[in-house]
RNA sequence: ACCGAUAAAGGCAAACCUGCCGAAAGGCAGCGACGCAAAGCCAUGGGUCUACCGAUGUUGCCCAACAUCCACGAUUGCCAGGCCGCCGAAU
Numbered sequence: 001a002c003c004g005a006u007a008a009a010g011g012c013a014a015a016c017c018u019g020c021c022g023a024a025a026g027g028c029a030g031c032g033a034c035g036c037a038a039a040g041c042c043a044u045g046g047g048u049c050u051a052c053c054g055a056u057g058u059u060g061c062c063c064a065a066c067a068u069c070c071a072c073g074a075u076u077g078c079c080a081g082g083c084c085g086c087c088g089a090a091u
Base pairs, nucleotide, nucleotide: 001091003088004087011036012035017030018029019028020027021026034077040083041082042081044080045079046078047075048074049073054069055068056067057066058065059064060063
């Protein structure tokens, strides 16, 4: 250090379930541990997810349903990038 050990001290916490928020994706808290050497932080680029709102169309009929498109929403435990960080075997 752009390295990561049957090391040491610790840390985080997937899915399921429960409650709350949300149109949803999802988020928060609790339980719980699949895993993680950055599974710490940042939505900057890409990817992916949702589609309340908005646009278009169809159907029935006066206002709804359905379909397609659409992030300003979400995801950092999808990838990349940026910033910060514990330890020190081998290299």
A computed fold for a 91-nucleotide RNA from an Anaerolineales bacterium, annotated as c-di-GMP-I-GGC riboswitch aptamer. The coordinates come from a structure-prediction model, not an experiment, and the mean pLDDT is 87. The sequence was found by an Rfam model in a public genome assembly. Of the family's consensus pairs, 100% are formed in the model. Rfam family: c-di-GMP-I-GGC riboswitch aptamer. Rfam links the family to the GO term cyclic-di-GMP binding.